Predicted 3D model of a 71-nucleotide RNA (transfer RNA) from a Candidatus Parcubacteria bacterium. NCBI's taxonomy places the organism under Bacteria, Bacteria candidate phyla, Candidatus Parcubacteria. Its Rfam family is "tRNA". It was read from a public genome assembly. Model confidence (mean pLDDT): 84 of 100.

RNA sequence: GGGGUCAUCGUUCAAUGGCAGGACGGCGGUCUCCAAAACCGCUAAUCGAGGUUCGAGUCCUCGUGACCCCG
Numbered sequence: 001g002g003g004g005u006c007a008u009c010g011u012u013c014a015a016u017g018g019c020a021g022g023a024c025g026g027c028g029g030u031c032u033c034c035a036a037a038a039c040c041g042c043u044a045a046u047c048g049a050g051g052u053u054c055g056a057g058u059c060c061u062c063g064u065g066a067c068c069c070c071g
Stems, first nucleotide, its partner, number of pairs: 001070007010024004018054001025043006047063005
C1' cells in the first nucleotide's frame, strides 16, 4: 500500500427496514434471627459524520478504532 471481518447497556451476546431484548452485573423488594440462595421489580446501550427511506442497529458513502490475510 491492497483486501476482508467487526464495532449495540458496566460485561458478554441477540435483534426480516417497523416498540432495541436476553444473560451476568448493579439497585430496590419478598423470604431469613442475620446473611447467602431463590423469586419479583427496576436500571442502562446502537463508534463518529453525512445520505437513501414514511421509517435505519440493519442499506449506501466518508472517517475512527480493533482483528485477520496478501505484498